TPP riboswitch aptamer (THI element) from Rhodobacteraceae bacterium WD3A24, 103 nucleotides, folded computationally. It matches the Rfam family "TPP riboswitch aptamer (THI element)". Rfam links the family to the GO term thiamine pyrophosphate binding. About the family: Vitamin B(1) in its active form thiamin pyrophosphate (TPP) is an essential coenzyme that is synthesised by coupling of pyrimidine and thiazole moieties in bacteria. The previously detected thiamin-regulatory element, thi box was extended, resulting in a new, highly conserved RNA secondary structure, the THI element, which is widely distributed in eubacteria and also occurs in some archaea. The sequence was found by an Rfam model in a public genome assembly. NCBI's taxonomy places the organism under Bacteria, Pseudomonadati, Alphaproteobacteria, Rhodobacterales, Paracoccaceae. Its mean pLDDT, the model's own confidence on a scale to 100, is 77.
């Protein structure tokens, strides 16, 4: 010049995959990401650490889904103006505060 809240509490919802290699009950390494964690259990789970909380794409369904990369995967985009989904209070008062680009 443009965007739009924003920050604190306390509480609450989410998911944790692919793949290689070993001495394959596990270990160590690779990819992608804000996160791919650790401890238990027949199985259910508990707790860090991340992200989100209706200005809701965090997250699930669809979905063993399509279409494109890849050593392989929700890796990338589509589905998505689809259907679901988890708050309350303080603070500030918009000339702030968040973020993007540019000098």
């Nucleotide at each position: 010049c443009g965007u739009u809240a924003a920050c604190c509490g306390u509480u609450g919802g989410g998911g944790u995959g692919c793949c290689c290699u070993g001495u394959u009950g596990c270990a160590g390494g690779g990819c992608u990401g804000a996160g791919a964690g650790g401890c238990a259990u027949c199985g259910c789970g508990c707790c860090a650490a991340c992200c989100c909380a209706u200005c809701g794409a965090a997250c699930c369904u669809g979905a063993a889904c399509c279409g494109g990369a890849u050593c392989a995967u929700g890796c990338c985009g589509g589905c998505g103006u689809a259907g679901g989904g988890a708050a309350c209070g303080g603070u500030c008062u918009a000339c702030a505060u968040u973020u993007g680009g540019g000098c």